[in-house]
Molecule: SAH (S-adenosyl-L-homocysteine) riboswitch aptamer
Organism: Betaproteobacteria bacterium
RNA sequence: CGGUUCGAGGAGCGUUGCACCCUGCGCAUCACUGCGGCAGGCUAGGCUCGAACCAUAGGUUUUCAAACGGCGCUCGCAGAUU
Numbered sequence: 001c002g003g004u005u006c007g008a009g010g011a012g013c014g015u016u017g018c019a020c021c022c023u024g025c026g027c028a029u030c031a032c033u034g035c036g037g038c039a040g041g042c043u044a045g046g047c048u049c050g051a052a053c054c055a056u057a058g059g060u061u062u063u064c065a066a067a068c069g070g071c072g073c074u075c076g077c078a079g080a081u082u
Stems, first nucleotide, its partner, number of pairs: 002054008010075006018046001021041005026035003045068001
């Protein structure tokens, strides 16, 4: 650095729809299968941080610690003003 699972980043409703995914069609392939092809469906924690496991990686020391999540509405928590 990467993969899987779980957790956290306060929540609900509505809405749009890119990626992923599913289905169909098309093209390529003996087939498996592939497409940065088309259409339909689904979709606003897919992001960041932490933990465990897996895998990978030259080492040591010090310091700090969250920041975000389309649009509209509502609720909750904290603060300020009246």